[in-house]
Context: one part of a larger RNA
This record gives sequence, structure tokens and C1' cells, in this order.
RNA sequence: GGACGAACGCUGGCGGCGUGCUUAACACAUGCAAGUCGAACGGGGCGUUUAUUUCGGUAAACGCCAAGUGGCGAACGGGUGAGUAACGCGUAAGCAAUCUGCCUUCAAGAUGGGGACAACACCGCGAAAGUGGUGCUAAUACCGAAUGAAGGUGAAAAAGUCGCAUGACGGUUUCACUAAAGGAGGCCGAAAGGCUUCCGCUUGAAGAUGAGCUUGCGUCUGAUUAGCUAGUUGGCGAGGGUAAAGGCCCACCAAGGCGACGAUCAGUAGCCGGUCUGAGAGGAUGAACGGCCACAUUGGGACUGAGACACGGCCCAGACUCCUACGGGAGGCAGCAGUGGGGAAUAUUCCGCAAUGGGCGAAAGCCUGACGGAGCAACGCCGCGUGAACGAAGAAGGUCUUAGGAUCGUAAAGUUCUGUUGUUAGGGGCGAAGGGUGCUGUUUUGAAUAAGGGUGGCAUUUGACGGUACUUAACGAGGAAGCCACGGCUAACUACGUGCCAGCAGCCGCGGUAAUACGUAGGCGGCAAGCGUUGUCC
Repeated sequence: GGACGAACGCUGGCGGCGUGCUUAACACAUGCAAGUCGAACGGGGCGUUUAUUUCGGUAAACGCCAAGUGGCGAACGGGUGAGUAACGCGUAAGCAAUCUGCCUUCAAGAUGGGGACAACACCGCGAAAGUGGUGCUAAUACCGAAUGAAGGUGAAAAAGUCGCAUGACGGUUUCACUAAAGGAGGCCGAAAGGCUUCCGCUUGAAGAUGAGCUUGCGUCUGAUUAGCUAGUUGGCGAGGGUAAAGGCCCACCAAGGCGACGAUCAGUAGCCGGUCUGAGAGGAUGAACGGCCACAUUGGGACUGAGACACGGCCCAGACUCCUACGGGAGGCAGCAGUGGGGAAUAUUCCGCAAUGGGCGAAAGCCUGACGGAGCAACGCCGCGUGAACGAAGAAGGUCUUAGGAUCGUAAAGUUCUGUUGUUAGGGGCGAAGGGUGCUGUUUUGAAUAAGGGUGGCAUUUGACGGUACUUAACGAGGAAGCCACGGCUAACUACGUGCCAGCAGCCGCGGUAAUACGUAGGCGGCAAGCGUUGUCC
């Protein structure tokens, strides 16, 4: 000199864009943060309409509400940095050792049956949380059977092609195993049902995306840590296990494996893109934003699932808190706000799903403390303002004075203006694309001038921010400057007070009666809505 997630002191007008518990991974009151689908399913309650009626109701259709079965999601998004010195991360390769819901393309299929369990009704138990029994019932829930031609898995045979040693691909043959679900709209029909479109379902191939695993190299300090290791190191077993190689696990066999190129142990630490500094080399750092990892009160475990060993799921144990009728139960903010505590120190228990993105849904839409915004804080960066021009009787006043004057100083007053900003009033965007509805085209599926799918045009409609930005008018210089320093380093000096006192101080050093170094005043210098101090890094 530069930098900061800063803090402290004095001061403080506005705007834009950012940033804001670095400490206790301390404990948490309250609210919200993950739901959605009636176009998978059967019922309950309420309402409307219609039909019928013995006027109590009953049936059907439609709508709404809260549960239940079922599906998808809840493994994303959001937080934190405790642990971790590790294939955790970075980088470069590999898997001939792997999986992949939703999505895209292609191929083939969806036949025919069955039995339950919730909800519900009734009867109990319990203070509660909750729970038991009996009975009824639906499905895209569950379970057999059939097909399994196309395929898949396993076993056997095998020409050939290729490769990287184990091997990979492979027309074909045989055997065994292996699947499914319907819903909505339209047309036809007296009905049963048929046809059709869309959304789904099953099996397989390929892709995309995501994930898993392996390896080379790199990745802090200590030798006042020198030896460490028994599933340890390797082999064998068509052993177990996994989606998958592997001591990952197990039986047996061998005695190996690592280490001064620093093993082991101990300390510290999430890693990186980056950030700060520096001419660079380097040093320091890892807040915000992005990628990866790890964790979710502490420890352990699995279940479900395409995916978890699962922050707002389950089970067990521990600590803590709460409820209790003492028998037993409930909870987990390192989500967003907020509270206590700790601390030098860090914000609102705000608005909205209008936009972007995500989940569900055919869609309308619902949910979304992600996100978009607003609030608070000079915490940072950037921009603007606090007026402009003229104005000497160099006014008054202050300070100094050699008492002549000098200086504050064109500064003020005064005159003429401006209106950034401010206040008041009016106008007023972009962010809005879409989606819905109506009308109207086109294309496609289709027997169809039903209907649906794709894609256009016109009209109408959607904004939290927002009393927004921006703009117009009026008013009026009106409301808007401080902080630090002035001995040298280092830009800037005099007076008074004090008298080794009171005090200053980054270093040298000032102060003991003429202090440019202390305190005050005037002046002056520097920076400026900031200025200084402290801390940390280069």
C1' cells in the first nucleotide's frame, strides 16, 4: 500500500447492486417448510336437481368436504462443516466386473380366473397416544392358471469374427424358468357388446440422464512418534453375499504385506473452481456463488424402493425436554422466521406463488420459507447530493499582532438563477410467456362430416414487488458534513493553559516555566457519508 462475512469510537442525506452467527454440530416456545391424483377404487357426510313415494324416505346425476385402499413423489430442492489426512477431493484413465424410476426411439404383447384387507357397521380396552374382536366390500392393491411366437435368464453344443491374458460378439439347435390393468371421451347398438382416440400396463433392445466400482499422479504439521500388521498379505473353493470385481464375508493352505521415497501414532483440517496479495515465482485463504463429499440430538440397525441405510420415515439403546389418571406415552430448527444462551459481533415470528424451477395430475389446478420480492444494518462496492454565477464597504465577529496591520475571506450578507435530491399531487411501464374460454384454420389417427392428438390466427383474461421504476406539475436554497491529523518518518503552525504533573506515543521519543509533540482555541493539511482505531492475511 492492498484486502476483509469484520468489530469498536465519533458522525451520518439518497439510490443501485451485493453481503449479514466466523463463537455453542448449545438448547429450543410458536407458526409454516411435501404433497398430489375422483380420468385407479369402494364407501361416509353435506348440498342442488330430477324421478318415485306409504311424505319417513328411496334411486340416479352433479358439486363440495374430510378420511381410507391404491399410484407417483417424498433419495430432489433447502441447511450445516461436526467428522474425515481418505480414492474424501482434484486431475487423468478404466469397468471384458455394474445398475438406472420418470424421458426418447424401436420390437412384441395385454387371454381367462380367484381369494382377501382397509374404509364402513357393531361390540369392547385405554387418561391419552392408540388398539383388539366380529361382520361386509372395490380396485391400475394381492394371488394362481394360460401364452411366452419377438425376446430375457440359466444349462448344454458350436462354425466364425474380434480382442487386452482372463475373454467379447455371435446366425442356429435343445431343455428349464419367466409378464400384464385398466381408465376417460366419442360413435354404433334395444341390450350384451363392438369400433375408435388419448392416457396408462407387460416383456425386451437401444439411447439419454443419473449412480456404483477400480487405478496412476497430486493433496497440512510433528521423528522430542521407528517400527506397524493376524482377515493382517497372497492363494484355493462354478463357497456365501452384492446390481457388480474384491478378505466384502467364510472354510482350508501358505507366511506374507507396509515402512527414513516417513509406515504406525499424534495434532490440525471438509476438498476444489476460485478469492486476497504479489511484477512474477510464490504466500495466505476456501464467507457469498458453482461442483464433489460428509452429517441431521448421540450410537447402532435394517425395511420400503429404480434410487436411502433415508434432516421434517421406522426399530433398538443413551442423554435431555414435555404430558400423565403413574399403568404408559410424545419430541428432535445444522429448513424459513423467531427465542434463550455464548460472544467484540451478525437481520423480519414480513408479502407472493405474478415470474423461474420442482412434485402430483389428461387438464384446470393444488403444493412449494426452493424461488421471486419487500423489511432491518454505511457491513462492502459503485453512483449522486448537501447548491450555481456575480458579489470588497475586503462588513460585523473570532484569532494573531511589531498595534501599522495580517488572517478566516468571495467566505458571509446582498443580487440573479437552478431544481439533482426532498415534499405534495397526477400519469405510468418492462418483467406476461403461457394456460383457460369462445370463434376460426391446418395436419394427423380414424370407416367417420363423432372424437381425440399435434400446430397456428383473432378476441378475452393472469403482477407479490407496487402508493414500484420512470415521467409531469407545483413549492422552495429551502431538509442534508463530518472525522482524523499538523516534532521527524508524513501533507499541514501559532496563541494560551500546564510545569517529568496532567498527559501523548506506530518507531525515534515529547512534558522538570517561553512545549509547532500534553489540553483548549484560531488557522492549516488529508479523506469524505464517511473518518479513525483494533484484529487478521499478502
Predicted 3D model of a 538-nucleotide part of an RNA (small-subunit ribosomal RNA, 5' domain) from an uncultured bacterium. The coordinates come from a structure-prediction model, not an experiment, and the mean pLDDT is 83. The RNAcentral record of the full RNA draws on ENA.